Context: one part of a larger RNA
RNA sequence: GGAUGAAUUCUGGCGGCGUGCUUAACACAUGCAAGUCGAACGAAGCAUUUAAGACAGAUUACUUCGGUUUGAAGUCUUUUAUGACUGAGUGGCGGACGGGUGAGUAACGCGUGGGUAACCUGCCUCAUACAGGGGGAUAGCAGCUGGAAACGGCUGGUAAUACCGCAUAAGCGCACAGUACCACAUGGUACAGUGUGAAAAAUUCCGGUGGUAUGAGAUGGACCCGCGUCUGAUUAGCUUGUUGGCGGGGUAACGGCCCACCAAGGCGACGAUCAGUAGCCGACCUGAGAGGGUGACCGGCCACAUUGGGACUGAGACACGGCCCAGACUCCUACGGGAGGCAGCAGUGGGGAAUAUUGCACAAUGGAGGAAACUCUGAUGCAGCGACGCCGCGUGAAGGAAGAAGUAUCUCGGUAUGUAAACUUCUAUCAGCAGGGAAGAAAAUGACGGUACCUGACUAAGAAGCCCCGGCUAACUACGUGCCAGCAGCCGCGGUAAUACGUAGGGGGCAAGCGUUAUCC
Numbered sequence: 001g002g003a004u005g006a007a008u009u010c011u012g013g014c015g016g017c018g019u020g021c022u023u024a025a026c027a028c029a030u031g032c033a034a035g036u037c038g039a040a041c042g043a044a045g046c047a048u049u050u051a052a053g054a055c056a057g058a059u060u061a062c063u064u065c066g067g068u069u070u071g072a073a074g075u076c077u078u079u080u081a082u083g084a085c086u087g088a089g090u091g092g093c094g095g096a097c098g099g100g101u102g103a104g105u106a107a108c109g110c111g112u113g114g115g116u117a118a119c120c121u122g123c124c125u126c127a128u129a130c131a132g133g134g135g136g137a138u139a140g141c142a143g144c145u146g147g148a149a150a151c152g153g154c155u156g157g158u159a160a161u162a163c164c165g166c167a168u169a170a171g172c173g174c175a176c177a178g179u180a181c182c183a184c185a186u187g188g189u190a191c192a193g194u195g196u197g198a199a200a201a202a203u204u205c206c207g208g209u210g211g212u213a214u215g216a217g218a219u220g221g222a223c224c225c226g227c228g229u230c231u232g233a234u235u236a237g238c239u240u241g242u243u244g245g246c247g248g249g250g251u252a253a254c255g256g257c258c259c260a261c262c263a264a265g266g267c268g269a270c271g272a273u274c275a276g277u278a279g280c281c282g283a284c285c286u287g288a289g290a291g292g293g294u295g296a297c298c299g300g301c302c303a304c305a306u307u308g309g310g311a312c313u314g315a316g317a318c319a320c321g322g323c324c325c326a327g328a329c330u331c332c333u334a335c336g337g338g339a340g341g342c343a344g345c346a347g348u349g350g351g352g353a354a355u356a357u358u359g360c361a362c363a364a365u366g367g368a369g370g371a372a373a374c375u376c377u378g379a380u381g382c383a384g385c386g387a388c389g390c391c392g393c394g395u396g397a398a399g400g401a402a403g404a405a406g407u408a409u410c411u412c413g414g415u416a417u418g419u420a421a422a423c424u425u426c427u428a429u430c431a432g433c434a435g436g437g438a439a440g441a442a443a444a445u446g447a448c449g450g451u452a453c454c455u456g457a458c459u460a461a462g463a464a465g466c467c468c469c470g471g472c473u474a475a476c477u478a479c480g481u482g483c484c485a486g487c488a489g490c491c492g493c494g495g496u497a498a499u500a501c502g503u504a505g506g507g508g509g510c511a512a513g514c515g516u517u518a519u520c521c
Stems, first nucleotide, its partner, number of pairs: 001521004006517003010513001013393006019386002021351001026349003030346003035093003040090002044086002046083003051078005061068002100304003109229008119221002124217007132166001134164002141156006172197005178191005202209002230276003237267003242264004247259003279301004283294004306327005329340004357383001359382003365379001366377004396426004406417004430462001433456004440448001465510005470491003476505005486493002
C1' cells in the first nucleotide's frame, strides 16, 4: 500500500447493487416451511333434482245442505340423478427434491484422469408385443367396549387402478450341453436347442389418458484404480479378520463385506502407527511473477439433522419437519402412562466485540400432485432494518476589496482568516409538493407499487465531518504546563520561551465518512 462476512470512537444527506451469528452442532414459546389427485374407490353430510307413499287440506263441481267429489302449496319417509361442494378413510404419486449447517472426517472424503468382461436407474423419449377369466379380504361405517389422555379391542357388513391364484407369452430370468467370431485374467457378443419360471387395470368427452413385459436411449447414482491433498520423530514400530487362499452367505454389483477351514502373512525412515488441527474444490485476497494466505456470499461434491444404534417402505433413504430401541433434557398426567426435537423462515433466551422483520406475494422463475381448472410451495420474487461493503450524486454557481466586522498574532506600522462573508445575478441535481405513470405478462393474471420514470410549480433553502501538522510524512504560530499532566507506530518529546503534552488561530489529508483495533499478503 491492498484486502475483510469485521468490531469500535466521533460524525452522518440521497440512491443503486450486494451483503449481514465468524461465538453455544447451546436451549427453544408461537406461527408458517409437503402436499396433491373425486378422470382409482366405497360410504357419509350438504345443495339441487326424478319418482312413489303417508300426513295435510287451499280450490273446483254437484247437493236433498246431512254430505260427496276434486285434489294445489307445504312437511316427512323411501328412491333416481347431478355437483369446480365439505371433511375423514382405502388407493396412487410426491414427502430421498428443494432449504439449513460444517459437528465429524487427514479419508478414494475432495480434485483430476481413467475403468466396470463386476452394476442399478421411478418419472421422460423411442420400438415391439399384450391386457383373457376368476377369488378372498380390509379400512372407512354400524353396534358393544377399555383408557384421564395418547391410543385402542371385539363383532357385523362393504369398494377399488388395494391384494391373491389361474390362463397366455418370446428375443426375458435360471439350469444344462453346443457352434461361430472377438477379447483385457476371470470372459464378451451372436445363433439355434432342451427343461423350467414370472405379467397386466381400468377409465373416457372415443381424440385420448393410464396398465404389463422386453429392448434401446437419456438422466441420475454405485463401486474400483493412478496421481495430488496440513503439522509433529520430544510419536518407531503397527496389525489377528490382521494379509492371502479354498468353499459358502450376502449385495444392484466386485470384495474379509460376513462366516467355516487352511497358510503366516501385510504395512513402515519414500514416515507406518499415534497425537494435534481441518469439511474439499471452482474460486477469493495479495503479489510483476513464482509464491503466500483464506475457503463468508455464489456454484460443484461430501457429511450431519437432540446423542448413540437399528431396520422398514420404496426406483432411490438406513430418511431434517417417517418408524423402532436406548440416553440426556423439556412438557402433560387421574401416577397406570404419554408427547417433543428450528444446523427450514421469522422470532425468543443465552453466549459474545458483533450480525436483521414473529413482513408481502405465488405476479414472475422453478418444483410436487392433477387430463385440466387448480391447490401447495418461508424454494423463489420482493419489501423492511444496518454507512457492513462497492459505486454514483449532492451539500450550490458566477460576479463581488471599503480587503467590512469578529477572531488570532504583532516589532503596534501591520499581517492572516480572505472573494471567504455580506451584497448582486443565476440554477434546481437530491430531498419536499402537485399531476401523469410503465416494462417485467404470450388471451387473462403484478406482491413489488402509485415503485422506476416523465412533467410542472417552489425556496439557496433541508444536507460536513473526521484525523493529522518533530523526522519518517503533506501541513506552524501563540498561550498554558514545567520529567508534572501527558503523547507515542519507530526514533523519541516533556526538568520555565515545547512547531512532539493541553487549548486556540492557521494549515495539510481524506470525505458521508474518518481514525483506531484485529487478521492476511

Description: A computed fold for a 521-nucleotide part of an RNA from an uncultured bacterium, annotated as small-subunit ribosomal RNA, 5' domain. The RNAcentral record of the full RNA draws on ENA, Greengenes and SILVA. It matches the Rfam family "Bacterial small subunit ribosomal RNA". Its family is annotated with structural constituent of ribosome and ribosome in the Gene Ontology.